[in-house]
A computed fold for a 350-nucleotide part of an RNA from a metagenome, annotated as small-subunit ribosomal RNA, central domain. Its mean pLDDT, the model's own confidence on a scale to 100, is 88. The RNAcentral record of the full RNA draws on SILVA.

Context: one part of a larger RNA
RNA sequence: CUGGGCGUAAAGCGCGUGUAGGCGGCACGUUAAGUCAGAUGUGAAAGCCCUCGGCUCAACCGAGGAAGUGCAUUUGAAACUGGCGAGCUAGAGUACGGGAGAGGGUGGUAGAAUUCCAGGUGUAGAGGUGAAAUUCGUAGAUAUCUGGAGGAAUACCGGUGGCGAAGGCGGCUACCUGGACCGAUACUGACGCUGAGACGCGAAAGCGUGGGGAGCAAACAGGAUUAGAUACCCUGGUAGUCCACGCUGUAAACGAUGAACACUAGGUGUUGCGGGUAUUGACCCCUGCGGCGCCGUAGCUAACGCGUUAAGUGUUCCGCCUGGGGAGUACGGCCGCAAGGCUAAAACUC
Numbered sequence: 001c002u003g004g005g006c007g008u009a010a011a012g013c014g015c016g017u018g019u020a021g022g023c024g025g026c027a028c029g030u031u032a033a034g035u036c037a038g039a040u041g042u043g044a045a046a047g048c049c050c051u052c053g054g055c056u057c058a059a060c061c062g063a064g065g066a067a068g069u070g071c072a073u074u075u076g077a078a079a080c081u082g083g084c085g086a087g088c089u090a091g092a093g094u095a096c097g098g099g100a101g102a103g104g105g106u107g108g109u110a111g112a113a114u115u116c117c118a119g120g121u122g123u124a125g126a127g128g129u130g131a132a133a134u135u136c137g138u139a140g141a142u143a144u145c146u147g148g149a150g151g152a153a154u155a156c157c158g159g160u161g162g163c164g165a166a167g168g169c170g171g172c173u174a175c176c177u178g179g180a181c182c183g184a185u186a187c188u189g190a191c192g193c194u195g196a197g198a199c200g201c202g203a204a205a206g207c208g209u210g211g212g213g214a215g216c217a218a219a220c221a222g223g224a225u226u227a228g229a230u231a232c233c234c235u236g237g238u239a240g241u242c243c244a245c246g247c248u249g250u251a252a253a254c255g256a257u258g259a260a261c262a263c264u265a266g267g268u269g270u271u272g273c274g275g276g277u278a279u280u281g282a283c284c285c286c287u288g289c290g291g292c293g294c295c296g297u298a299g300c301u302a303a304c305g306c307g308u309u310a311a312g313u314g315u316u317c318c319g320c321c322u323g324g325g326g327a328g329u330a331c332g333g334c335c336g337c338a339a340g341g342c343u344a345a346a347a348c349u350c
Base pairs, nucleotide, nucleotide: 003322004321005320006319007304008303012318014201015200016199017198021194022193023192025088026087028085029084030083031082033081034080035077036076037075038074039073040072041071042070049065050064051063052062053061054060091191092188093187094186095185096183097182098181103177104176105175106174107173108172109171110154115149116148117147118146119145120144121143125136126135162169163168206247207246208245209244210243211242215241216240220236221235222234223233258317259316260315261314262313263312266295267294268293269292270291271290272289273288274287275286276285299306300305323350324349325348332343333342334341335340
C1' cells in the first nucleotide's frame, strides 16, 4: 500500500412483493469444513540471498547452504465462523381490547355553480381589453324570474393537519377491503435483514374499442399587438379532459437523500393512543409510545447546509458513478398496435 465516492459537483433503480445469493440474537453440547499449531513428503536445474573458492581484481564461473509465502498427507487445538442436536426470549410474528385516518374498490345520493333548452318580465345594447376589434343582439340578446336537461368537480371545514410503498388520495352515505398506531396479558421460538433475476403497482400525456361531452382546451380559425408575431391578450373551437375494458411504463416519479438495525445534548409546535395529577366533564400540568414540522449541541460537510425523521458514529445487503461533447444516440437484442421504452457503444473532437 492492499481505491474513492453517490442531497446540490458524475452517481440511489419511480415504488413494492419476493427467488437465488450475501449477512444474521442469547446460552449449552457435539463435530472439525473454514481457522490455528506441529510433523512428513513435495516444492527440478538455473536465478535471487548467505558462506567459501577459481580466473592478478571485477564482471563471469564453481561448490555448499538457506529460502521457496504453495500443495498434499498426517497428528493435534476448539476460542471464532460453519454443520448437527437440544434449548432460551431481548429480534420477528400471532391472539385479545381500543381509538384515528382524503388508504383502496363498488353502488347510491346531495347542494352550489357553469352551459344549454322552454316560458315570463323587459329594451338596446351585451361581451371583451391596456385600448380595441373579431363575436352575440330588434328574428329581442345582456339582465332578471320560473321550470327542465346534462356533464364535470366537490366552496366553507382545510391545517404549518391526516392516510398510503410510491404514483397518489378531499361532498355525504352503504357495503367489501389493506395497512399503521396504542394498551395489557398470553402464545410461537430467530420464523430475521437485504435482495441479482423475476413478478406486481406506477402522475400526466398518448394509443385501441365502445360510450359520454357541461366547463375547460393542444391543433385550428378569426380579431388585436408588432418591423414581423406561425406567440403573449381577445372571440371562437376539435382532439383530449370524464366512464368501461385493454395497452403504454415514462417524469424535476424530488427529500434531487436505497432498505434495515444499533448508538449519539436539548428546546419548541402539532397529530394519534395511553398513564398520572387535577377539576367532578371538555381545559391546564407531569409523563410513555408512534407520526409530521421548526430551531439547535457534538459531529459531519468544499461550502450551502444536515443535525435522534442525520448528510453524525457503526454493521449488513442491493443499486449506481469514474472528464466534457458525440449520446441516453447508432447498431443488435427484448418489449410495444403505434408513439416509443429498456439495454447500450465507437470513430471523431476538446
Annotation:
Rfam family: Bacterial small subunit ribosomal RNA.